[in-house]
Context: one part of a larger RNA
RNA sequence: GGACGAACGCUGGCGGCGCGCCUAACACAUGCAAGUCGAACGAGAGAGAGGGAGCUUGCUUCCUUGAUCGAGUGGCGAACGGGUGAGUAACGCGUGAGGAACCUGCCUCAAAGAGGGGGACAACAGUUGGAAACGACUGCUAAUACCGCAUAAGCCCACGACCCGGCAUCGGGAAGAGGGAAAAGGAGCAAUCCGCUUUGAGAUGGCCUCGCGUCCGAUUAGCUAGUUGGUGAGGUAGCGGCUCACCAAGUCGACGAUCAGUAGCCGGACUGAGAGGUUGAACGGCCACAUUGGGACUGAGACACGGCCCAGACUCCUACGGGAGGCAGCAGUGGGGGAUAUUGCACAAUGGGAGAAACCCUGAUGCAGCGAUGCCGCGUGGAGGAAGAAGGUUUUCGGAUUGUAAACUCCUGUCGUAAGGGAAGAGAAAGGACUGUACCUUACAAGAAAGCUCCGGCUAACUACGUGCCGGCAGCCGCGGUAAUACGUAGGGAGCGAGCGUUGUCC
Numbered sequence: 001g002g003a004c005g006a007a008c009g010c011u012g013g014c015g016g017c018g019c020g021c022c023u024a025a026c027a028c029a030u031g032c033a034a035g036u037c038g039a040a041c042g043a044g045a046g047a048g049a050g051g052g053a054g055c056u057u058g059c060u061u062c063c064u065u066g067a068u069c070g071a072g073u074g075g076c077g078a079a080c081g082g083g084u085g086a087g088u089a090a091c092g093c094g095u096g097a098g099g100a101a102c103c104u105g106c107c108u109c110a111a112a113g114a115g116g117g118g119g120a121c122a123a124c125a126g127u128u129g130g131a132a133a134c135g136a137c138u139g140c141u142a143a144u145a146c147c148g149c150a151u152a153a154g155c156c157c158a159c160g161a162c163c164c165g166g167c168a169u170c171g172g173g174a175a176g177a178g179g180g181a182a183a184a185g186g187a188g189c190a191a192u193c194c195g196c197u198u199u200g201a202g203a204u205g206g207c208c209u210c211g212c213g214u215c216c217g218a219u220u221a222g223c224u225a226g227u228u229g230g231u232g233a234g235g236u237a238g239c240g241g242c243u244c245a246c247c248a249a250g251u252c253g254a255c256g257a258u259c260a261g262u263a264g265c266c267g268g269a270c271u272g273a274g275a276g277g278u279u280g281a282a283c284g285g286c287c288a289c290a291u292u293g294g295g296a297c298u299g300a301g302a303c304a305c306g307g308c309c310c311a312g313a314c315u316c317c318u319a320c321g322g323g324a325g326g327c328a329g330c331a332g333u334g335g336g337g338g339a340u341a342u343u344g345c346a347c348a349a350u351g352g353g354a355g356a357a358a359c360c361c362u363g364a365u366g367c368a369g370c371g372a373u374g375c376c377g378c379g380u381g382g383a384g385g386a387a388g389a390a391g392g393u394u395u396u397c398g399g400a401u402u403g404u405a406a407a408c409u410c411c412u413g414u415c416g417u418a419a420g421g422g423a424a425g426a427g428a429a430a431g432g433a434c435u436g437u438a439c440c441u442u443a444c445a446a447g448a449a450a451g452c453u454c455c456g457g458c459u460a461a462c463u464a465c466g467u468g469c470c471g472g473c474a475g476c477c478g479c480g481g482u483a484a485u486a487c488g489u490a491g492g493g494a495g496c497g498a499g500c501g502u503u504g505u506c507c
Base pairs, nucleotide, nucleotide: 001507002506003505004504006503007502008501009500010499013378014377015376016375017374018373019371020370021336026334027333028332030331031330032329035076036075037074040073041072044069045068048065049064050063051062052061053060054059055058083289084288085287092214093213094212095211096210097209098208099207102206103205107202108201109200110199111198112197113196115149117147118146124139125138126137127136128135129134155180156179157178159176162173163172164171165170185194186193187192215261217259222252224250227249228248229247230246231245232244233243234242264286265285266284267283268279269278270277271276291312292311293310294309295308314325315324316323317322342368344367345366346365350364351362352361353360381411382410383409384408391402392401393400394399416444417443418442419441420440421439425434451496452495453494454493455492456477457476458475462491463490464489465488466487472479473478
């Protein structure tokens, strides 16, 4: 000198774009943050409409139809999106390869199929337990829920004459013959559309393996028993001590094993001429975690932040028998701290989930609010104006300086205030949270808008008074003990400017 997710002191006019708990991965009141589909299903409620009967002539009752609502069954989603960085020195990450050892819902392309049956369980009704949370029993019922049967290949299992290929184990194809596995309907007058089942290929996403790279300590030198390898089996989507039985005794290590400390990694960011050093806030990619520890279930996908079970700590309810909870989602509260915001608006846009669609949901997101927290831009007026006014300061008492500065005259209107108009962002129409915002026009009026630090040298900028090694200053050198340009105040000056200084950290 530069930089900052900064803080503190003094000061503070406006706008645009960013950023905003770095500390306690501390505890959390309250609200919201994941639903959707009635075109999968059976009940129920039901505005309205039509018809019948009774009659009190505008009411009651019955039947049919029925927009809509939505508890339950069912499907898809909830594994995305959002947060945090505790753990992790690791194939975690980065980079480059490999998988002849793998999976992949929705999507795309292609081939084929959907025949015929069955029994339940919710809802509901009844009974009943419990303070509650939540159950128990009996009975009824539908389905794209569940289960047999049929059919079926290039699918699966075990063979396989033969052919082709390679990269060790091997890979691909194939005549033949044996066994096995599937399905669901809905909407519509219909056409048809949306679905369903099996298979192949793709795309996307994931999983695994390996080469290289990835902080500090030797005042950590030996470490290791599923440890290292083999055979077999189990398990997995799949390879593998991943697990197990048996066998062998190996494996790693001064090219730093093990242990201890610290730490999420990267694209990048800051600095620097570069080499390098430091760093990993925001944005993007990957990883890990979701009160602490463990576990599996469902599912294409989780060992699952707003799912389940167990244990621990904590908080809450309780009729003491038992239950409920998890903000490192968005706001917000307490606490900690030098320190970090609103319990806001909207789904209008972009994107996501469900749906045939209308549309619904979305604290993702788009916006607004607060904060000079950063960067950038603008303003606080412009021109004239010497009696060089008054006042202040100083003085050698002549003057000098503040100083064209002010007053005063003329002008302008950025900004401001008021009034009027008023977008784009929205696609064929409609639909805008922001927002009566940006912007435009007119009027008014210099009116509302300047501070901070420094002035001994480094380092731009000096005098007077006060003080008298006191009170104080200080980044280094140092200053102050009676003429202090170094302390304090004033005048003047220098620098930067809605900021200026100080502190902290990095280069």